The RNA shown here (Glycine riboswitch aptamer) has 108 nucleotides and comes from a Bacillota bacterium. The model forms 90% of the base pairs in the Rfam consensus. Taxonomically the source falls in Bacillota (Bacteria, Bacillati). The coordinates come from a structure-prediction model, not an experiment, and the mean pLDDT is 81.
RNA sequence: AUGACUCUGGCGGGAGAGAUCCAGAAAUGGGCGCCGAAGGAGAAAACUUCCUGCACAUCGCUUAAGGCAGGAGGGGAAGCUCUCAGGCAAAAGUACUGCCGGAAGACG
Numbered sequence: 001a002u003g004a005c006u007c008u009g010g011c012g013g014g015a016g017a018g019a020u021c022c023a024g025a026a027a028u029g030g031g032c033g034c035c036g037a038a039g040g041a042g043a044a045a046a047c048u049u050c051c052u053g054c055a056c057a058u059c060g061c062u063u064a065a066g067g068c069a070g071g072a073g074g075g076g077a078a079g080c081u082c083u084c085a086g087g088c089a090a091a092a093g094u095a096c097u098g099c100c101g102g103a104a105g106a107c108g
Stems, first nucleotide, its partner, number of pairs: 006103008018032001020031004033088003039084001040082003047074008
């Protein structure tokens, strides 16, 4: 000096769902109805452990490693699902994303 992957700052873009009813000036609280893209939770296959059975086992009995099937456990993602949280005029915020930086640093 290159800069995978990860984290982070600034500016910009960024959906959905009642400006619903009651109280209140508002924030907010309660009721009914909704949304999913802050956050959170769930688990598919791969892979793996154990148990049981089958074949291998070809006169009969027994028989290892490995194989197959079933069961139990581990493992395991989201723009999927849930709706705890959050949200349902505007504003703010939002996963994600464009640009410009910062941190650290694999490979070469």